The prediction has a mean pLDDT of 83. The RNA shown here (transfer RNA) has 74 nucleotides and comes from a Candidatus Woesearchaeota archaeon. Taxonomically the source falls in Candidatus Woesearchaeota (Archaea, Nanobdellati). The sequence is in RNAcentral, with records from ENA.
[in-house]
RNA sequence: GGGCCUAUAGUCUAGCCUGGAUAGGACGGUGGGCUUCGGACCCGCAAACUCCGGUUCGAAUCCGGAUAGGCUCA
Numbered sequence: 001g002g003g004c005c006u007a008u009a010g011u012c013u014a015g016c017c018u019g020g021a022u023a024g025g026a027c028g029g030u031g032g033g034c035u036u037c038g039g040a041c042c043c044g045c046a047a048a049c050u051c052c053g054g055u056u057c058g059a060a061u062c063c064g065g066a067u068a069g070g071c072u073c074a
Base pairs, nucleotide, nucleotide: 001073002072003071004070005069006068007067010027011026012025013024020057029045030044031043032042033041050066051065052064053063054062
């Protein structure tokens, strides 16, 4: 230098191919209930689409570029 893969809450992950309204789940965090206390259990809350641009009525999803990580060829 060329090619390929990946990027979603603190962590892990579904959704992407096939565009659709408030982005779902688990663990963790936090408030409450329960309990003598704690754990377990039950109810609630906060928290995420790597970035820029394009297409579209509408983009996590499609297109282009960038960034970061990984694999590979020379």